[in-house]
RNA sequence: CUCUGAAAAGCGGACGCGCAAGCGUCCCGCCGACGGUGCAAGCCGGCCGCCGCGUCUCUCGGGAGGCUCCGGGUGGCAUGGCAGGCCGGCGAAGCUCUCAGGCCCAUGACAGAG
Numbered sequence: 001c002u003c004u005g006a007a008a009a010g011c012g013g014a015c016g017c018g019c020a021a022g023c024g025u026c027c028c029g030c031c032g033a034c035g036g037u038g039c040a041a042g043c044c045g046g047c048c049g050c051c052g053c054g055u056c057u058c059u060c061g062g063g064a065g066g067c068u069c070c071g072g073g074u075g076g077c078a079u080g081g082c083a084g085g086c087c088g089g090c091g092a093a094g095c096u097c098u099c100a101g102g103c104c105c106a107u108g109a110c111a112g113a114g
Stems, first nucleotide, its partner, number of pairs: 001114005010028001012027006029103003035099001036097001038095001042090007049082004054077003058073006
């Protein structure tokens, strides 16, 4: 691309046009399967928190006895981790909304064959 199959929901109301079949506008009701909206897990990022390691300041205790060593506490910086908290982003459907579309035909998601 071609062929085939393929749903739901109005005999509603008012008005207008028309000989009529019917068409149009508005109102009410309804449907989900063109299109579009929303999101779960998960993933990503930021901030905070917690933990580890390193380093530096200050401070306390001890050892040593010159300039140094060991341990504790506090704070700063750097770095790594987290099944912690918050925020943001990405994130599917036949789910969801019903914007669009539809409630005759048509169209038609999707499925089968070529």